This is a predicted structure of a 472-nucleotide part of an RNA (small-subunit ribosomal RNA, 5' domain) from an uncultured bacterium. Its mean pLDDT, the model's own confidence on a scale to 100, is 88. The RNAcentral record of the full RNA draws on ENA and SILVA.
[in-house]
Context: one part of a larger RNA
Order: sequence, then structure tokens, then C1' cells
RNA sequence: GAUAAACGCUGGCGGCGUGCCUUAUGCAUGCAAGUCGCACGCACCGCAAGGUGAGUGGCGGACGGGUGAGUAACACGUAGGAACCUGCCCGAAAGUGGGGAAUAACGUCUCGAAAGAGGGGCUAAUACCGCAUGUGGUCGAGAGACUAAAGCUUCGGCGCUUUCGGAGGGGCCUGCGGCGGAUUAGCUUGUCGGUGGGGUAACGGCCUACCAAGGCGACGAUCCGUAGCUGGUCUGAGAGGAUGGUCAGCCACACUGGGACUGAGACACGGCCCAGACUCCUACGGGAGGCAGCAGCAAGGAAUUUUGCGCAAUGGACGAAAGUCUGACGCAGCAACGCCGCGUGGGGGAUGAAGGCUCUCGGGUUGUAAACCCCUUUUGCGAGGGAAGAAGAUCUGACGGUACCUCGCGAAUAAGCCACGGCUAACUACGUGCCAGCAGCCGCGGUAAUACGUAGGUGGCGAGCGUUGUCC
Repeated sequence: GAUAAACGCUGGCGGCGUGCCUUAUGCAUGCAAGUCGCACGCACCGCAAGGUGAGUGGCGGACGGGUGAGUAACACGUAGGAACCUGCCCGAAAGUGGGGAAUAACGUCUCGAAAGAGGGGCUAAUACCGCAUGUGGUCGAGAGACUAAAGCUUCGGCGCUUUCGGAGGGGCCUGCGGCGGAUUAGCUUGUCGGUGGGGUAACGGCCUACCAAGGCGACGAUCCGUAGCUGGUCUGAGAGGAUGGUCAGCCACACUGGGACUGAGACACGGCCCAGACUCCUACGGGAGGCAGCAGCAAGGAAUUUUGCGCAAUGGACGAAAGUCUGACGCAGCAACGCCGCGUGGGGGAUGAAGGCUCUCGGGUUGUAAACCCCUUUUGCGAGGGAAGAAGAUCUGACGGUACCUCGCGAAUAAGCCACGGCUAACUACGUGCCAGCAGCCGCGGUAAUACGUAGGUGGCGAGCGUUGUCC
């Protein structure tokens, strides 16, 4: 000097930030992901237009938000590479013909305490399945083979299918770079390479059969410990050292372990299945759950906030749109936790008042300090007005009657903390008597202590001041 700080004393205001570093411990309650009736049938309400509801179907739930456990690794950073995928968006080419069988909802029956499950009956679609066509695409040396679609419509259009290209995104490979330990010296059998086969979107021992015996290592393999990485941040003249909280990029994780399904994308925080620990419900047969989302609770701890307001803005999902949803976000609340700004008044005022402290009893000092006179009104209180942020003609503001402006009132509502032996700026008195105590180092205290305690005075900083921890 710095700090995600804590503790002690003290504490007026505003702006901008920051706020579980510990138990990746356990969680009551609410909310955090829905949306579309311009895909579809049905039920209810309605004269109708239309609305509401669950269901089928579509898109989204792989984003956004959290955390740092694991990871010493192509995880990250940087520079390259070739064997790949890509919903929505953009450009281009071609097509969208004709059929079929079901099923939820619904109605009915049965079982169950519940969660829920089953049978038989009806029905629609942009749900599902054949056929046709083949611009294209895939395979093939070729001949040839295989391969699409979905409609709705107010007739404007919106969609759907196939293919090529783009944009943005992602998967994969490689060089180099960034921790400690040798009181860890050898490690390795799918191990290193080849061939055939399989698998993947894709290269590859990724997997498998056979062949071969390799591969790595003192330029530190293997093992052990520690750790998310970076842009940055702190310090320092720099070199360097330390660090990675907030913000941004990447990674990993989502009660613990494992697995796949769906999908353009997951091996999926608020999806599914299995196992485990834990908690809850139960009619004991069986079920339900996962805050490292936002608040909040308990525990732990020196220590870290409201179960707030709003979708007005920005952004996201869905929708043709109106709009709906959005604890992302925008705001407000709490905390001197940090930085910055402002204030607690300004000028005059000597019989140098009183009081305090001290004294050689003359005085000195507190001290222009106070009183007193004049003035001002930041802040405060009261009254009135009152935004920008809104894009987009109208309408639309959580913040907020906030910021700000005008008027009025009255010095009013507002100062502490630490130190004073040297380092180090600031000294006396009394008390104590190696006691009580102080202390960062040197060291003070055993009867005149500027070093302990109190008081007066003084110095320093000031809504803070000290102490402790940590880094340079």
C1' cells in the first nucleotide's frame, strides 16, 4: 500500500459498488419455464361472434441462473490443423400428388388408502404408415438400386419436404505455455504399432479378432500432495512475487454412484431408469422428495442481507399478432463492508469571564475557545411544483410524488477514535511501588515512572479511528 474481511469504541447525509471465504451440510414455505385455438378433435358457457378447460400435436425446457466438489488434464491460454455435425436465421434450386390404419381426450367397467393402473367402445390432426414422383441426394467402375413432404388460409400469405451455399454455434487433433515433492525411479498388456471387421456426425485401440514387441522416463515418466484455468486484480521503479471474490471468456458439477431415452443439440440442476444414504406420507400392500435458482430456515463459523416491488426498460421462450411467461433483469430494503462527495456553521469578540489543570502562589494554560453581536441555510423540518429514462401517432414507469426546482423556518438535527520513552508528531500532575499492569522491536514498573492507571494538556486522523488476520 491492499483486502469479499472480522473485532473494539463511535456514528449525520448522499452517490456508486460489494455482501456465506466456513458444512459441494440438511432444508419448512412461496416463487424461479413455459407458450401456441392461425395444427386437431372434444367438454362447458354464449343467440352469435367468441371465450374457458384438460387432452393430442408443435416449439422451448441443452438458453438464462447457481456453485467450485472433482480435475495437474488438450481442462485452460495461445497458435495452428482436418476426418465432422448444426434446430431457429439468410441466399439459391426443385417439389408439396394420391391413399390407409390407429390413438388420447370423451363415455363405460374394474382395481387401489394414495400415487396411480388396467380392460373393452368412439373420434381428429401439421401425430403415425404405405404408394407415386426424384430437381436433387446416397451407394456403385457402370448398369442400376435406394431415398421426401402437411397442411391452414380472409387467397394476401403462413407453413412443410429434398438439396447446395452462408452466418453463428459445436465436436475432434496437434505444437508451445503456466504448482510442490526424488525421503516417489522405474512405469505400461489394449499397453505401442499393423491387418481385417465393428462403431461414431467425424479421425483414432474408440471397440474386437489375429499378427508383431513395442511405447513412456533424470529435458523427471509413474506415484503422492495441492489446485478449477484465463482476461485480469494487488504490490513493486522495474524485473518479479502473490492472487483468480465481484465483471467477462472457457471448463466441470447438480443428494452420492451408474445408465441410457428423446432430440439439431443432453447422457440433461427444477426429465426418465437402477442402486445407495437421508427425509416425509401410508389403510403396512405401497408411494413421494432433492434450493451449488431467488428469498428464507437450521447448523457450522470471527463473519456475510428482504420469505420486498415490477415486467416500465434491456434480454430470453412461445405466438401471425394481441399477448402470456421470465427471482434473467430493472429497482427498492438491510449492513460505514469499500471508494468518492458533503455537513456538523461563517465573521467579529479580552474585564484574556467562570470552571478545570498546574504553580516558585506572582502567575501560566485551556483560550477567540465560550458568553455576547452580526450573518448564512448545505443538511434538517414544513408547503408548493415535479421529471428524463418511452422506443412508437395514441397508450404504457416498478423505481416514485424519487431526483430536481421554488418558497418558508431556525445555528438549528449532527464528533469521535487512537497516541504522546526512542523508532514516531505530541508532557505535566496525582495514584501505584518488579505489585497492578504495558509491550511491534528496544524495553518500562522494586517510593518523585513524560513507558502502568486516571486527569489536564498536546499530537494525528476524522464519520470514522484503532486492533487482528492475509498478500506484496